[in-house]
Molecule: c-di-GMP-I riboswitch aptamer
RNA sequence: GAACGAUUGUAGCAAACCCGGCGAAAGCCGGGGACGCAAAGCUAUGGGGUCUAAAGUGAGACGCGCGGACGCGCGCGGCUGACAAUGACAGCCCGGCCGCCUGC
Numbered sequence: 001g002a003a004c005g006a007u008u009g010u011a012g013c014a015a016a017c018c019c020g021g022c023g024a025a026a027g028c029c030g031g032g033g034a035c036g037c038a039a040a041g042c043u044a045u046g047g048g049g050u051c052u053a054a055a056g057u058g059a060g061a062c063g064c065g066c067g068g069a070c071g072c073g074c075g076c077g078g079c080u081g082a083c084a085a086u087g088a089c090a091g092c093c094c095g096g097c098c099g100c101c102u103g104c
Base pairs, nucleotide, nucleotide: 005101012037013036017032018031019030020029021028022027035091041097042096043095046094047093048092049089050088051087056083057082059080060079062077063076064075065074066073067072
C1' cells in the first nucleotide's frame, strides 16, 4: 500500500422492554436494559426499498344554515375512509465518506 474479517487485546455501539420528554403519527431524545454488531460510525440532498399521513385534495353518510321549480342544489362543521412527504428509518440493501485492531 492493497485485500480480507479467521483470531486476540483495548475500547465502542445498544434490539426488545421499562421510565421521563418531544411529535398528528412513523419515529426521535435522555435514563435504565442487552438481542445483537468489525463499521450497529457519518451520509435519507447518491440510488432502491420500507414506515407514517400532518397540511392539502377527492369521496361517503351525518348535522346545521341558506335557497328551491320539492327532483334537489349550495355553503359550513366535525366524523369515517382514500390519495398524499415537504415527515421518518443508516440495526433493510447497494453506493459514498471517514475510522480501530489482528492475521495473511